[in-house]
Context: one part of a larger RNA
RNA sequence: ACCGGCGAGUUAUUGUAUUAUGCGAGGUUAAGUCGAACAGAUGGAGCCGAAGCGAAAGCGAGUCUGAAUAGGGCGCUUUAGUAUGAUGCAAUAGACCCGAAACCGAGUGAUCUAGCCAUGAGCAGGUUGAAGUAGGGGUAAGACCUUAUGGAGGACCGAACGGAUAUGCCCGGAAACGCGUACCGAUGACUUGUGGUUAGCGGAGAAAUUCCAAACGAACUCGGAAAUAGCUGGUUCUCCCCGAAAUAGGUUUAGGCCUAGCCUUGAUUGAAUCUGCCCGGAGGUAGAGCACUGAAUGUGUGAUGGCGUCGUCUAGAUGUACUGAGCGCAAUCAAACUCCGAAUGCUGGGUAGUACUAAUCAGGAGUCACUGUAUGGGUGAUAACGUCCAUACGGGAGAGGAAAAGAAUCCAGAUCGCCAGCUAAGGUCCCAAAAUUCGUGUUAAGUGGGAAAGGAUGUAGAGUUGUCAAAACAGCUAGGAGGUUGGCUUAGAAGCAGCCAUCCUUUAAAGAGUGCGUAAUAGCUCACUAGUCGAGUGACACUGCGCCGAAGAUGUACCGGGGCUAAACACGAUACCGAAGCUGCGGACUUAUAUUUAUGUAUAAGUGGUAGGGGAGCGUUCUAAAGGCUGUGAAGGUGGAUCGUAAGGACUACUGGAGCGUUUAGAAGUGAGAAUGCCGGU
Numbered sequence: 001a002c003c004g005g006c007g008a009g010u011u012a013u014u015g016u017a018u019u020a021u022g023c024g025a026g027g028u029u030a031a032g033u034c035g036a037a038c039a040g041a042u043g044g045a046g047c048c049g050a051a052g053c054g055a056a057a058g059c060g061a062g063u064c065u066g067a068a069u070a071g072g073g074c075g076c077u078u079u080a081g082u083a084u085g086a087u088g089c090a091a092u093a094g095a096c097c098c099g100a101a102a103c104c105g106a107g108u109g110a111u112c113u114a115g116c117c118a119u120g121a122g123c124a125g126g127u128u129g130a131a132g133u134a135g136g137g138g139u140a141a142g143a144c145c146u147u148a149u150g151g152a153g154g155a156c157c158g159a160a161c162g163g164a165u166a167u168g169c170c171c172g173g174a175a176a177c178g179c180g181u182a183c184c185g186a187u188g189a190c191u192u193g194u195g196g197u198u199a200g201c202g203g204a205g206a207a208a209u210u211c212c213a214a215a216c217g218a219a220c221u222c223g224g225a226a227a228u229a230g231c232u233g234g235u236u237c238u239c240c241c242c243g244a245a246a247u248a249g250g251u252u253u254a255g256g257c258c259u260a261g262c263c264u265u266g267a268u269u270g271a272a273u274c275u276g277c278c279c280g281g282a283g284g285u286a287g288a289g290c291a292c293u294g295a296a297u298g299u300g301u302g303a304u305g306g307c308g309u310c311g312u313c314u315a316g317a318u319g320u321a322c323u324g325a326g327c328g329c330a331a332u333c334a335a336a337c338u339c340c341g342a343a344u345g346c347u348g349g350g351u352a353g354u355a356c357u358a359a360u361c362a363g364g365a366g367u368c369a370c371u372g373u374a375u376g377g378g379u380g381a382u383a384a385c386g387u388c389c390a391u392a393c394g395g396g397a398g399a400g401g402a403a404a405a406g407a408a409u410c411c412a413g414a415u416c417g418c419c420a421g422c423u424a425a426g427g428u429c430c431c432a433a434a435a436u437u438c439g440u441g442u443u444a445a446g447u448g449g450g451a452a453a454g455g456a457u458g459u460a461g462a463g464u465u466g467u468c469a470a471a472a473c474a475g476c477u478a479g480g481a482g483g484u485u486g487g488c489u490u491a492g493a494a495g496c497a498g499c500c501a502u503c504c505u506u507u508a509a510a511g512a513g514u515g516c517g518u519a520a521u522a523g524c525u526c527a528c529u530a531g532u533c534g535a536g537u538g539a540c541a542c543u544g545c546g547c548c549g550a551a552g553a554u555g556u557a558c559c560g561g562g563g564c565u566a567a568a569c570a571c572g573a574u575a576c577c578g579a580a581g582c583u584g585c586g587g588a589c590u591u592a593u594a595u596u597u598a599u600g601u602a603u604a605a606g607u608g609g610u611a612g613g614g615g616a617g618c619g620u621u622c623u624a625a626a627g628g629c630u631g632u633g634a635a636g637g638u639g640g641a642u643c644g645u646a647a648g649g650a651c652u653a654c655u656g657g658a659g660c661g662u663u664u665a666g667a668a669g670u671g672a673g674a675a676u677g678c679c680g681g682u
Stems, first nucleotide, its partner, number of pairs: 001682006011093013026048003032042003052059002062074004096234002099231001103224006114198009123188001125157003128153001132149006161185003165182005200216001202212003209218001237617006247260005261367002263364007272357001274353008287340001288338002293334003297330005305322001306320005370395010400411003415587004420583003426577003429562003435574001437573006448564001454548002458545004463540005475532005481505003486500003511526001515524002588607008618671001620668007628660002636655005642649002
């Protein structure tokens, strides 16, 4: 891992609701007794109901409070209960099953290990050479020096022994701590044998939360015990009807609960619901506005204050590139501004339409982590698949088609069958169903098939405004002069450093000069003009589609691919394809209504579904009764082309070799694929 078996809402007692039956203003017995009996009889104690109020005495259709005949509270006036069974749910119990870490009690452990006690044992060999002592020297005597002797030491080197610093191997190992090579201590706080001792709310500890029998922040064993688990996992047959929530308030509450909301079932009421229209109502949002409250710009006026001048330094006068209240004019801004003010939404009445809508009472729930999109907002950075509200829709609990793939987008809501038809979104060159369809344009960038500010004689369209056959625009040829080097300034300033002025003349035309240039001149050029040429040529704003801006990490890789110049884009047209949508044909079921009693018929509507509520069934084991099968072969097994909407049921062949169905009731150890489930097998 697979296969097989086992494996989870039970039982008791109460309560409550529904339901069945009996009796009914009543209903009913319990223990016990008789009895073969769990039958039946007996047993009326007790319980519930028929009256309530008060703490009670008590009174009583009333009563309590109270001084009260008041008021008020709870009752009556409104008559159904009770017993038993079944079912749903709850309470109390282990209470659907498995699962802690822990807590407590009583015991068992110091054969491991830690300390201690008693009694024993062990430490090759080599080195160093303390004190002391002796001889000699030395001294007044010492001290001291020297040579021997001596043999100290938690001394040195190094085996046994004890340890464990580094590294290699080992890593389901030879080993649940080992092996190799180096390493540390090795007469000591040394090592070690044997026996003993200290015990868990404890002991021991050269102290590490270290050890106390291979897992010790509190050992192990058994018991309390099925501890508790607001947590995780699991919870077994079928079909039919309906079908949520992820919100509010409260909570030592936030991943749990309670009540409400939303779902379901029954009963009652009987359109009270919903939608459209009509007539009303409240309101201060969007927008707008500046009348208030604030913000804020310019301007006019200008108080106050500052500064200067004059003044007999007093009063004052006067001036101002200062300040700038208030007022006027103009133009603005606001969630906590409003002189105004919608659309929606909300709400009252009327009216019409359609639906088993709505409300109340009663039984049962689940839900309290939500999520995306669109819109209105807060927060954030007018970031986030961010976060928090609101409204709507979807997902959740929704399959099918489209978007290559893709809960939340687009289309569309799956009762079942069909080798029928029509469509939606989206598509129609090939992969790949359907147009290489039609018409008019655009794009040349593979734009399409990723992106901004910004940039550009890309290209197409539609405008406005100049200029032009009295010849434009561009090109080419020629001219572009004189007074004059204008005046000033300046070393110089001659069109061209700078300042001022900017005239006149000759002209077809030519600025007291557009740019380059020079030290200053010079030189080149422009404006302007003529000729040549012979048809358009400038400026401005708008629009469609393109261009640049454009660098990324495995591999083209920003069309799903091939590929496309349309098979791209825009506006039109006609076909076709395309879904579980709609239609057709056939079947099933549910509900309502009608007809009526047949699980009939007809009509209409409906039948996606998680949590969850309700309904109807299948199968297993056993019990009772009835009626059957079976050695002419039961159960079980294997195969088969059989029946039923499903769970499932027959039949038959072979196998098997002794029991087993059916019907009607009843009772449950009643259905497995999941629990890192348990046991067995392979």